A computed fold for a 75-nucleotide RNA from Sphingomonas sp., annotated as transfer RNA. The coordinates come from a structure-prediction model, not an experiment, and the mean pLDDT is 83. Rfam family: tRNA. Taxonomically the source falls in Sphingomonas (Bacteria, Pseudomonadati, Pseudomonadota, Sphingomonadales). The sequence is in RNAcentral, with records from ENA.

RNA sequence: UGCGGUGUAGCUCAGUGGUAGAGCAGAGUCCUGAUAAGGCUAAGGUCGCCGGUUCGAUCCCGGCCACUGCAACCA
Numbered sequence: 001u002g003c004g005g006u007g008u009a010g011c012u013c014a015g016u017g018g019u020a021g022a023g024c025a026g027a028g029u030c031c032u033g034a035u036a037a038g039g040c041u042a043a044g045g046u047c048g049c050c051g052g053u054u055c056g057a058u059c060c061c062g063g064c065c066a067c068u069g070c071a072a073c074c075a
Stems, first nucleotide, its partner, number of pairs: 001071007010024004018055001027041004048064005
């Protein structure tokens, strides 16, 4: 430098045009003599950033950023 992949809740990941979800963690509560385990409840998100298309974008298109794989370059 080129090609590709990934970026969504604190963590691991789904979702793939129509008001954004799960598991785990954390909080409250039930259960217990008390823990653990288990049950229940609620909370938690500018979907990396900026534009575009569309009635409508996490999803499609363009640019940029970060991480990552491969290739190239390199005395």